A computed fold for an 82-nucleotide RNA from a Deltaproteobacteria bacterium, annotated as c-di-GMP-I riboswitch aptamer.
């Protein structure tokens, strides 16, 4: 120094909620606030859910957008006990 691993320490991130302000909507952003997280830093690459949309008697498929704290992938990081 890597690679697995995750005890300990130094810190990090913020779920429901509530204000506020954006969005057709799902959701987003700021402020509050902890439910939780060892990548709960980032990436829409797959799958998966979730919202519009036009047709249509619905549906399914299809287009358009969201979710990273639904999983799987890539990618970068802070510390060093077994």
């Nucleotide at each position: 120094g890597c690679u697995u691993c995750g005890a300990a320490a130094c810190g990090g991130c913020a779920a429901a909620c509530c204000c506020a302000g954006g969005g057709u909507g799902a959701c987003c952003u700021g402020g509050g606030g902890a439910c939780g997280c060892a990548a709960a830093g980032c990436c829409a690459c797959g799958g998966g859910c979730c919202a519009g949309c036009a047709a249509c008697a619905a549906a399914a498929a299809g287009c358009u957008g969201g979710c990273a704290g639904c999983c799987g992938g890539g990618u970068u990081c802070c510390c060093g006990a077994a």
Notes
It was read from a public genome assembly, where an Rfam model found it. Rfam family: c-di-GMP-I riboswitch aptamer. About the family: GEMM was predicted in a large-scale screen for bacterial structured RNA regulatory elements. Its mean pLDDT, the model's own confidence on a scale to 100, is 87.